This is a predicted structure of a 265-nucleotide RNA (Bacterial large signal recognition particle RNA) from an Anaerolineae bacterium. It matches the Rfam family "Bacterial large signal recognition particle RNA". It is annotated as a non-coding RNA gene. The gene name in the source record is ffs. The prediction has a mean pLDDT of 79. The RNAcentral record of the sequence draws on ENA.
[in-house]
RNA sequence: UCGUGCUAGACGGGGAGGUAGCGGCUCCCUGUACCCGAAAUCCGCUAUAGCGGGGUCGAAUUCCCCCUCGAGGGCUUGCGAUCACCUGGCCACUCGAGUCAAAUGGUGUGGAGGGUUGGGUCCUACGCGGCAAGAGCCCGCGAACCCCGCCAGGACCGGAAGGUAGCAACGGUAAGCGGUUCCUUUUGGGUGACGUAGGGGUGCCUGGCCUGAGCCGGCUGACAAAAAGCUGGCCGAGUGGAGCGGUUCGACAGGGGGUGCACGA
Numbered sequence: 001u002c003g004u005g006c007u008a009g010a011c012g013g014g015g016a017g018g019u020a021g022c023g024g025c026u027c028c029c030u031g032u033a034c035c036c037g038a039a040a041u042c043c044g045c046u047a048u049a050g051c052g053g054g055g056u057c058g059a060a061u062u063c064c065c066c067c068u069c070g071a072g073g074g075c076u077u078g079c080g081a082u083c084a085c086c087u088g089g090c091c092a093c094u095c096g097a098g099u100c101a102a103a104u105g106g107u108g109u110g111g112a113g114g115g116u117u118g119g120g121u122c123c124u125a126c127g128c129g130g131c132a133a134g135a136g137c138c139c140g141c142g143a144a145c146c147c148c149g150c151c152a153g154g155a156c157c158g159g160a161a162g163g164u165a166g167c168a169a170c171g172g173u174a175a176g177c178g179g180u181u182c183c184u185u186u187u188g189g190g191u192g193a194c195g196u197a198g199g200g201g202u203g204c205c206u207g208g209c210c211u212g213a214g215c216c217g218g219c220u221g222a223c224a225a226a227a228a229g230c231u232g233g234c235c236g237a238g239u240g241g242a243g244c245g246g247u248u249c250g251a252c253a254g255g256g257g258g259u260g261c262a263c264g265a
Stems, first nucleotide, its partner, number of pairs: 001265006009057003012030006020046005034054004063258006072249005078244002082241004087236006093229002098223004104217004113211009122199006128192002131188006138179004147172003155164003
């Protein structure tokens, strides 16, 4: 140096979650790099950190270490820097009870307004009337018999005269049904230019008495409180996301270095 056979080792890696920690596992990023079994209210391990059973390659382009690059993930709030939603304060503006001014309209010495006093309107009760309904009274109808009166016929008693019970018919009534002007009574009310009494009294209307000149209404103009509000300006607050930054872990890729055993030639 070459050939053969082995061993160490390799047959993906990473981030987050989970865990005392490690791996499996779940989700995600890379990348193409064995098979089977169990396992997320978990499974197997212990810093040498998966368990069980098989297979392929095998000391180098494939293993190990260092450096560079850097896909991607986690955390963070440093950036009055961005987007969306929502929200507070101040100012301007609008409106605006009301006040004042001018010009008027209506009414007023046959009395404005005010004061005082009385009443009504209001509520309750009672009384009277009215309306409606019911009941009674009145009238009429109304019982084959178990209602009354009177009882033909027939039946019964009697020698006869006569008598007895008694159906139908007739008359009258009960329960019940129908009608009803008036009368009596009961009940009811969204009943009444009614009465009496009590209550109440903000407002409105009105009478008496006192006083004695205003009172009321709208239009126009000016000033305008509070509350509220569209829009505009200024100053903020909250929530969520994106971007820059910080930090952490980092696949793939590139460069460099390192590393066995046996036999034979």